[in-house]
Molecule: RNase P RNA; transfer RNA
Organism: Thermoguttaceae bacterium
RNA sequence: GGAGUGGACCGGAUGGCCGCUGGUCGGGGCCCGUCUUGAGCCGCCAUAUCGGCUCCCGCUGGGACUCCGGCGAGAGGAAAGUCCGGGCUCCGUAGGACUCGGUGAUGGGUAACGCCCACCGGCCGCGAGGCCAGGGAAAGUGCAACAGAAAGCAAACCGCCUCGUGGGGGUCCGCCCCCACGCGGUAAGGGUGAAACGGUGAGGUAAGAGCUCACCAGCAGGCCGGGCGACCGGCCUGGCUAGGCAAACCCCACCGGGAGCAAGGCCAAGCAGGGAGAAGCGGACGCGGUCGGGGCGAUCCCUCGCCCCGCCGCUCCCACGGGCUGGUCCGGCCCGUCAUCCACUCCCGGGUAGGCCGCUGGAGGGGUCGAGCAAUCGGCCUCCUAGAGGAAUGGUCAUCGCCUGGUCGACUCGCGUCGACCGGGAACAGAACCCGGCUUACAGGUCCACUCCGCCC
RNA sequence: GGCCCCGUCGUCUAGCCAGGUUAGGACACAGGCCUUUCAAGCCUGGAGCACGGGUUCAAAUCCCGUCGGGGUCA
Numbered sequence: 001g002g003a004g005u006g007g008a009c010c011g012g013a014u015g016g017c018c019g020c021u022g023g024u025c026g027g028g029g030c031c032c033g034u035c036u037u038g039a040g041c042c043g044c045c046a047u048a049u050c051g052g053c054u055c056c057c058g059c060u061g062g063g064a065c066u067c068c069g070g071c072g073a074g075a076g077g078a079a080a081g082u083c084c085g086g087g088c089u090c091c092g093u094a095g096g097a098c099u100c101g102g103u104g105a106u107g108g109g110u111a112a113c114g115c116c117c118a119c120c121g122g123c124c125g126c127g128a129g130g131c132c133a134g135g136g137a138a139a140g141u142g143c144a145a146c147a148g149a150a151a152g153c154a155a156a157c158c159g160c161c162u163c164g165u166g167g168g169g170g171u172c173c174g175c176c177c178c179c180a181c182g183c184g185g186u187a188a189g190g191g192u193g194a195a196a197c198g199g200u201g202a203g204g205u206a207a208g209a210g211c212u213c214a215c216c217a218g219c220a221g222g223c224c225g226g227g228c229g230a231c232c233g234g235c236c237u238g239g240c241u242a243g244g245c246a247a248a249c250c251c252c253a254c255c256g257g258g259a260g261c262a263a264g265g266c267c268a269a270g271c272a273g274g275g276a277g278a279a280g281c282g283g284a285c286g287c288g289g290u291c292g293g294g295g296c297g298a299u300c301c302c303u304c305g306c307c308c309c310g311c312c313g314c315u316c317c318c319a320c321g322g323g324c325u326g327g328u329c330c331g332g333c334c335c336g337u338c339a340u341c342c343a344c345u346c347c348c349g350g351g352u353a354g355g356c357c358g359c360u361g362g363a364g365g366g367g368u369c370g371a372g373c374a375a376u377c378g379g380c381c382u383c384c385u386a387g388a389g390g391a392a393u394g395g396u397c398a399u400c401g402c403c404u405g406g407u408c409g410a411c412u413c414g415c416g417u418c419g420a421c422c423g424g425g426a427a428c429a430g431a432a433c434c435c436g437g438c439u440u441a442c443a444g445g446u447c448c449a450c451u452c453c454g455c456c457c
Numbered sequence: 458g459g460c461c462c463c464g465u466c467g468u469c470u471a472g473c474c475a476g477g478u479u480a481g482g483a484c485a486c487a488g489g490c491c492u493u494u495c496a497a498g499c500c501u502g503g504a505g506c507a508c509g510g511g512u513u514c515a516a517a518u519c520c521c522g523u524c525g526g527g528g529u530c531a
Stems, first nucleotide, its partner, number of pairs: 001453010012400007020074002023071007030063003035058001038055006076428001080439002083437005088260004095330005100256005106118004120134001121132004135251002140249002142245002152197001157190002159186003163182008198216006219238008264357004273348005280318001282317003286314004291310008319337006364383008402425010458530007467484004477514001486502005507523005
């Protein structure tokens, strides 16, 4: 000097003028309450007193709203996508079984995660480094189009080889060579394919083949050493080879109740309800009734007490129907069962489109010290930093800064650098209950660490 | 703001769950035949998996992300 890798950060600055949102302070308006003065009306037949209501003036207190003024504050690194996880709130506490959904090496971090850190293994890169849904295919089922002879357990199209038959040729008469056909052998070679069941060499054979041997790669079992562990290294034995796909079903391990701030709570205003659906005229002891009927007893009468039956209500048991938040079943719980009731489910219809709370101080930011390789955690100090609801956080002007086009000048062999003038440009995008992550988008720029190549010392 | 669903010729769709031949059909469009001409009919042709990445030998199909569209909730 060139080419890269990883990470951190910024996302125009200052000032003037005019605006917007919410907070706080002060003042005014308005409203409410108490007290006081005065006036009017009503209650009583009337007056006074008393009581009530309305209005005016003044004092004092409070306030949702509104106006004015002062003070201080006001979008992001992704506020986005809504892809994960949690807080929070509500739902008949959500128990069990089978499903269903998600995740997937190991150790750690965390409120939790599919996130992060460290490490292991595989692949890629000369390297710094990057990528991996990274359990199980020697549990089971399934799939592999086309091509190819053959696609999962084996298989013979060409080729190679032995033998047999037929034909042709040669001959030193022993036989040899060639061609065709047939029965077989053969996974070395060719060819097909994404993939053809270890690789190289030697022996061996009719030709071949882990058929045998040596080395290498890989697998299973055992032992030893290191590591918390995934795993790594070494030795021995075995059989020679076990293919791919689980982001196919599946098996294993772990996790998961559901809905979501339009959750949910309060206030105000407004309205109109209607239809459909299924299930006991079951039983029991008990309790109750200003309930009805009958009997007995007490009493002069009114009446009272006891017993039986019926009706109604409550409780319990059984049966049935409905509901309980992905589904089914069981358990448990709630509501109902003949009544023009209610509850539950479905359908049709009517009303509201207002206010307040939830709401922003929190797993919060910054600094420092300590533990840890790191993610992260702990102690101390310090700071307060949006809360709208058709939805504020803006507009404009000036100066400076940034990028870029053209012209001129200076320096330079040149690339180019600097200066002046004229002109253009300003990324992605905008809170909506909050937080931790991931992913995606982004003009331009800054810093740190590291790698490779070339040249010079 | 939250939640749910869907993207295949110009239009409507099959195929997707369970991956495999040139992604099939109807209407529409273009050319030709027939007819005096038009229509109808017959023959032929063009035209598509929203986009990017991953898994796999192989993706419209399986997985992830982006973009676009629709529905629903006080």